A computed fold for a 73-nucleotide RNA from Methylococcus sp., annotated as transfer RNA. It was read from a public genome assembly. Its Rfam family is "tRNA". From the family's description: Transfer RNA (tRNA) molecules are approximately 80 nucleotides in length.
């Protein structure tokens, strides 16, 4: 320098055919327990990397750009 793949909740990933973002875990209550762990129940957590563009409408299609990995030089 070229090519390829990822970037989505505090972590670790899902997310169809372009139509109101979800899972496990983390964490806050509340229940349960002598207390703590475990269980059970509800909650809270998101500029979907960023700017642009397509479009009624965009995590999703496209472009650019930063980042990270992988291959080629």
């Nucleotide at each position: 320098g070229g090519g390829c793949c990822g970037u989505u909740a505090g972590c670790u990933c899902a997310g169809u055919c372009g139509g109101u973002a979800g899972a496990g875990c983390a964490u806050u209550g509340c229940a349960c327990u002598u207390u703590u762990a475990a269980u059970g129940c509800a909650g809270u957590g998101g500029u979907c990397a960023u700017u642009g563009g397509u479009u009624c409408g965009a995590a999703u299609c496209c472009a650019a750009u930063a980042c990270g990995g992988c291959c080629c030089a």